[in-house]
Predicted 3D model of a 1457-nucleotide RNA (small-subunit ribosomal RNA) from a metagenome.
Its Rfam family is "Bacterial small subunit ribosomal RNA".
Its mean pLDDT, the model's own confidence on a scale to 100, is 84.

RNA sequence: AGAGUUUGAUCUCGGCUCAGGAUUAACGCUGGCGGCGUGCCUUAUGCAUGCAAGUCGGACGGUCUUAAGCAAUUAAGAUAGUGGCAAACGGGUGAGUAACGCGUAAGUAACCUAUCCUCAAGUGUGGAAUAGCCCGGAGAAAUCUGAGGUAAUGCCGCAUGUGAUGGUGUCACCCAAGUGAUAUCAUUAAAGCCUUCGGGCGCUAGUGGAGGGGCUUGCGUACGAUUAGCUAGUUGGUGGGGUAACGGCUCACCAAGGCGAUGAUCGUUAGCUGGUUUGAGAGGACGACCAGCCACACUGGGACUGAGACACGGCCCAGACUCCUACGGGAGGCAGCAGCAGGGAAUCUUGGGCAAUGGGCGAAAGCCUGACCCAGCGACGCCGCGUGAGGGAUGACAGCCUUCGGGUUGUAAACCUCUUUUCCCAGGGAAGAAUAAUGACGGUACCUGGGGAAUAAGUCACGGCUAACUACGUGCCAGCAGCCGCGUUAAUACGUAGGUGGCUAGCGUUAUCCGGAUUUACUGGGCGUAAAGAGUGCGUAGGCGGCUCUUCAAGUCGGAUGUGAAAUCUCCCGGCUUAACUGGGAGGGGUCAUUCGAUACUGUUGAGCUGGAGGGCAGCAGAGGAAGGUGGAAUUCCCGGUGUAGUGGUGAAAUGCGUAGAUAUCGGGAGGAACACCAGUGGCGAAGGCGGCCUUCUGGGCUGUACCUGACGCUGAGGCACGAAAGCGCGGGGAGCGAACAGGAUCAGAUACCCUGGUAGUCCGCGCCGUAAACGAUGGAUACUAGGUAUAGGGAGUAUCGACCCUCUCUGUGCCGCAGUUAACACACUAAGUGUCCCGCCUGGGGAGUACGGUCGCAAGACUAAAACUCAAAGGAAUUGACGGGGGCCCGCACAAGCAGCGGAGCGUGUGGUUUAAUUCGAUGCAACACGAAGAACCUUACCAAGACUUGACAUGUUGGAAGUAGCGCUUAGAGAUAAGCGCCACCUGUUAAAUCAGGAGCCUUCACAGGUGCUGCAUGGCUGUCGUCAGCUCGUGCCGUGAGGUGUUGGGUUAAGUCCCCCAACGAGCGUAACCCUCGUUGCCAGUUGUAUUCUCUGGCGAGACUGCCCUGCAAAACGGGGAGGAAGGUGGGGAUGACGUCAAGUCAGCAUGGCCUUUAUGUCUUGGGCCACACACACGCUACAAUGGACGGUACAAAAGGUUGCAAUGGAGCGAUCCGGAGCUAAUCCUAAAAGCCGUUCUCAGUUCGGAUUGCAGGCUGAAACCCGCCUGCAUGAAGUCGGAGUUGCUAGUAACCGCAGGUCAGCAUACUGCGGUGAAUACGUUCUCGGGCCUUGUACACACCGCCCGUCACGUCAUGAAAGCUGGUAACACCUGAAGUCGAUGCGCUAACCCGCAAGGGAGGCAGUCGCCGAGGGUGGGACUAGUAAUUGGGACGAAGUCGUAACAAGGUA
Repeated sequence: AGAGUUUGAUCUCGGCUCAGGAUUAACGCUGGCGGCGUGCCUUAUGCAUGCAAGUCGGACGGUCUUAAGCAAUUAAGAUAGUGGCAAACGGGUGAGUAACGCGUAAGUAACCUAUCCUCAAGUGUGGAAUAGCCCGGAGAAAUCUGAGGUAAUGCCGCAUGUGAUGGUGUCACCCAAGUGAUAUCAUUAAAGCCUUCGGGCGCUAGUGGAGGGGCUUGCGUACGAUUAGCUAGUUGGUGGGGUAACGGCUCACCAAGGCGAUGAUCGUUAGCUGGUUUGAGAGGACGACCAGCCACACUGGGACUGAGACACGGCCCAGACUCCUACGGGAGGCAGCAGCAGGGAAUCUUGGGCAAUGGGCGAAAGCCUGACCCAGCGACGCCGCGUGAGGGAUGACAGCCUUCGGGUUGUAAACCUCUUUUCCCAGGGAAGAAUAAUGACGGUACCUGGGGAAUAAGUCACGGCUAACUACGUGCCAGCAGCCGCGUUAAUACGUAGGUGGCUAGCGUUAUCCGGAUUUACUGGGCGUAAAGAGUGCGUAGGCGGCUCUUCAAGUCGGAUGUGAAAUCUCCCGGCUUAACUGGGAGGGGUCAUUCGAUACUGUUGAGCUGGAGGGCAGCAGAGGAAGGUGGAAUUCCCGGUGUAGUGGUGAAAUGCGUAGAUAUCGGGAGGAACACCAGUGGCGAAGGCGGCCUUCUGGGCUGUACCUGACGCUGAGGCACGAAAGCGCGGGGAGCGAACAGGAUCAGAUACCCUGGUAGUCCGCGCCGUAAACGAUGGAUACUAGGUAUAGGGAGUAUCGACCCUCUCUGUGCCGCAGUUAACACACUAAGUGUCCCGCCUGGGGAGUACGGUCGCAAGACUAAAACUCAAAGGAAUUGACGGGGGCCCGCACAAGCAGCGGAGCGUGUGGUUUAAUUCGAUGCAACACGAAGAACCUUACCAAGACUUGACAUGUUGGAAGUAGCGCUUAGAGAUAAGCGCCACCUGUUAAAUCAGGAGCCUUCACAGGUGCUGCAUGGCUGUCGUCAGCUCGUGCCGUGAGGUGUUGGGUUAAGUCCCCCAACGAGCGUAACCCUCGUUGCCAGUUGUAUUCUCUGGCGAGACUGCCCUGCAAAACGGGGAGGAAGGUGGGGAUGACGUCAAGUCAGCAUGGCCUUUAUGUCUUGGGCCACACACACGCUACAAUGGACGGUACAAAAGGUUGCAAUGGAGCGAUCCGGAGCUAAUCCUAAAAGCCGUUCUCAGUUCGGAUUGCAGGCUGAAACCCGCCUGCAUGAAGUCGGAGUUGCUAGUAACCGCAGGUCAGCAUACUGCGGUGAAUACGUUCUCGGGCCUUGUACACACCGCCCGUCACGUCAUGAAAGCUGGUAACACCUGAAGUCGAUGCGCUAACCCGCAAGGGAGGCAGUCGCCGAGGGUGGGACUAGUAAUUGGGACGAAGUCGUAACAAGGUA
């Protein structure tokens, strides 16, 4: 620091996703040690048990125990109670709280403060009770009660008054309150205990301090306006009361205020901060642990005590819950430490100790302390260490892969040498302690010795992003996936294995936050077309604002002081072996406060200026607006005339109108609406918009002048006004046009497009609506920044007699264009350039401009405006293609013009279908279908049935073996394969006397393997078809473009041609075209022979010839075209071979080859027989015909090119004939196969025929082991359909079509097919409108699998979320009324009452208490509303879902833009 993902590719906008870091985490797999941290985020849910706040006997009386004593008593210790202090700290939690709660900075002249410190004064004298205790009583208990008596540092008088407080004076100071000094009057204190007798500790009233607190204020501190108005103690005053203190804090009275768009009120959420985390920073998110503040303590209310509480381990009341109960009543509050239950993905021990630090009490010893210090559990986090180190190649075994050679795991292991962190055993053994004692941790850390490589490695990934690849299995299955996406038989993406990469006692996943994301943009974005400028103006608040001087110092800038707690962070230094951790020092941190200064800029004060703005004066143009008049043309209607059969309308028609007289035409009249020509990228207006002419009223603009004012300005949230068309209300009007509607057409349908009618409406008045692609898709203002040209309205100069012309200038409207900008397109003084000011708006697509709520509206509806859910895109501009029922140019037997056909018939052949045991397989639009197949009776043959074989019909290697072996012949059985028997009998090499031996070949046998026309042509090679013999397809360098790409290759001509020429930011080149090659035509030369001859002819070879070379002409020229001459041939002379880059996953695994898969007594091999030849049917390619341009018969003539020895076969003979007999000749320019149409005659005479020949019967011939299924030919007989073929469709442009025969290959036989050959030998082409195909240029595109494309909506089915809904059920906060506990306050207090007073006493008084009453008051009840949540029959749309239905709306002129 970026990357992936929209496209065929590109640039851009834009979202989604990833790599990083973090966490109080959880889950999966795994787990050796230590240190330091950390551990209920959920139910502020409920809690068993134990502990968490006591202490003081030196405040007090008593009691108990022990000791001494005979006893009285004394001493020591303990303690229930009274009393004092503490219990308001410490510890927990975050429910509530959007607040002076918190943070920060101030104020308190408006306050309090126990303990502690300081200073200074005092501590005298009396009294009455009461708990404990004792005696009774009640109760289950908790506990309560009566009588008696008792102490104090408990309580109450009196004295004193340094002082304090209050009142009244005087002086000084001050920020308005007050402070200080001083005089005077009034009020007002106390407690003792211990003692070594020195004193100590206390107590009382004060002063000052320290620390702690209360209150007040400025500023900061979440979201929502789909919460806009809130408020009656409310805001203020006066006066009471209350408080430590100010204050409506409270009450009475008075006034009517107070808050709010700078967001009140209401709703939702939330403890705040130091900080933590992330980030380059600015920011964002968070607020665990630690620290500060606040709030809370079962829920709600209340006060008491006290210095301090409205009190977590206190009290009272109400409520919920739990427990005890003798049913009468009682008890309780873990959000203290452990622990339990529940909840949850999830969070620990009912541990040790007060040794340290700290706290309470105490004179002290000391006691208490789940604060704290430690230990335990958990890889939860951070940090450190280890699981060994060195050597070791036969590169071991084994695994995996393999091209079978090897590679890899891999120096890894084994093995050798060494070490001991860790572990185990043993010994020693701390610091932490200040000291005389006291150490939970702990026999711990650490040290020493010994033992032994010993006790210790996993996890995730490996398609790209992203480091790391192979094999097998699976076969859109199972599965993976963060995004893109993998998997449909060769998966580096699933699963497993091997290997590799990353991290490491951890690794991965999930969740959340920041980052990347400049994707909310302050730093640091945008708005013509991607999301985004409000339809337009006026204007309030606000924001911003010209030139000069001046004042102040608010903003701004600088200095100083204070503060910004500690911890954290950064730097430096130190302590634990290091690190984490931790100690010390420094730094940093604020929109802070106070103060001193500066004055450029902004602001403020004052004074001016004229350039901005406005006004005056003089002119000008204009469909600017409103109202009232008025004019002609045209349509329609009415009346009348002429006139007769149609008219109207369309692609073509029909509906309609018309003999009751239309249309047409002439005259007259009525009525409404709109204003031709002028008319113009002309004018005016803010926009919407405005168009005959005239009049009245009225707004704005421009020019000139420089007379006046003197910044008066710009923008503008809310607000107000205007605002096309359609629509709505009321009333008019209504000619034409014309939604709806009706009819006619069209169509598969047509609720459309077309036609005939036609109502609202369109028009006017008044009132609503308030929206448009209200567009320049471009907010307003202002300044600056090259030009050119056109036009509208002015002005000046020059010129002229004058008008033009020309030059300059202001304002408007256009076009072109530089710089600059832009993603590009484009914009470019009318900016989308460069600056400033203000407003509006945007933040992925869909859901949705929708729902709900609100406001407006008569309604239609408008404005405002979400979420759930869903997708990974949705877009913009440009590029290359492809396509278009877009355009232009051009070509082709493409059409047209012709000739002959096909499609109808019969037959042949192929295909589909059907049938079958099998009808083997493939080819399927053009580009399959007389195609593979240049020829299925057996064979072929791949198919079917049956019978056989299993190393095999065939190949190679290997093991072993046999001997008349291999092989051949015959016989028998069998359908045959085959089996059995008999006989004959080899070959090669060496060797031997020798079928002698050894070996080979051959045979049998074993194991490897063979074999497969089995599958995949979508795994492939090769070959082929097709576009298309179309003229195209590209490259190098340069140039242009951000880029895809373009240019070249386009353009102007021309050609069969990207053929050539010219021009040109292109210049060249390649593959194609052409040419080179073969052949035919002319000719020369040479050679040749098959009876002879040779000019010719013929055959073969080598040459020549044709090149727009020559002439004329057209085009600006050239290229080229047209005409002509000559020539056998003339403009590529005819034909052939030759097929660019590529397209169609085109065809072929069955021609061959080949990967993978499958099969192996069968899917292989052999054999016999059958089938490929079936047959209601459909298509394709052909043959023969339908006849007289013909048939039949007779006669007669002329080819080319091929083939021939298992062959072609002549002359001759037989047969009606097929054919047979026979064999001359020929290994071929020698011989043979061997012509037909034609020509010359005769006959038939238009008919199902003397046409046509199918079908069938009989008889024969040929090939072949074999013609039944299933061949060909011949003769006789039979004599079907068919009389020229619907829609449609094919071939052909000259030696062509058509007609005629001949030959060849295949082949034993079989040709209507195929490939060749010659013979006869035409017609037509105006032309390119149309059909088909193609090429080039251009245009549009939402297509790119490329129009056989894309894509929309209803309906049907499934899933999901959501709106409405009769209702139903909850929750929350208010309000009204009723009721009202505890309790404070107030009133009363006839009952009760020790202290003080009067009194001898009785009694009375002062004071107090109970009780009662009142205000307030938690809660409860009732009620109607508000907000909110859940749920609901039914219902609405929405989203999504490989192959549903109907149409075809959009994208091309998308077929009606």